[in-house]
RNA sequence: GGCUGAGAAAGGCAAACCGCUUGUGAAAGCGGGACGCAAAGCCAUGGCCUCGAAUGAGAGGAACCAUCCAUUGUUCGAGGUAGCAGGUUGCCGGC
Numbered sequence: 001g002g003c004u005g006a007g008a009a010a011g012g013c014a015a016a017c018c019g020c021u022u023g024u025g026a027a028a029g030c031g032g033g034a035c036g037c038a039a040a041g042c043c044a045u046g047g048c049c050u051c052g053a054a055u056g057a058g059a060g061g062a063a064c065c066a067u068c069c070a071u072u073g074u075u076c077g078a079g080g081u082a083g084c085a086g087g088u089u090g091c092c093g094g095c
Stems, first nucleotide, its partner, number of pairs: 002095004012037002017032006035083001041088003045085002047081011
């Protein structure tokens, strides 16, 4: 340096859920708690999610138009997610 992860050692992280707090929200912080993790370290490029705006669709109401409510597609903007993919750095052991 490359490949690899053995029911090895030393240590590390911490899902769901619960409490408090922050945020419109996705979600986050702290504490408890462990389903799991060899990068569950770091980075928002893709994906996914949230909010706002514009615009379209079908549906409801209605004689029609306008308007309103909810749903949903697209575009733009602002965010979130690293325990989805990708990128990057790296501990220990084995070969």

Notes
This is a predicted structure of a 95-nucleotide RNA (c-di-GMP-I riboswitch aptamer) from a Candidatus Atribacteria bacterium. Its Rfam family is "c-di-GMP-I riboswitch aptamer". Rfam's curators write: GEMM was predicted in a large-scale screen for bacterial structured RNA regulatory elements. It was read from a public genome assembly, where an Rfam model found it.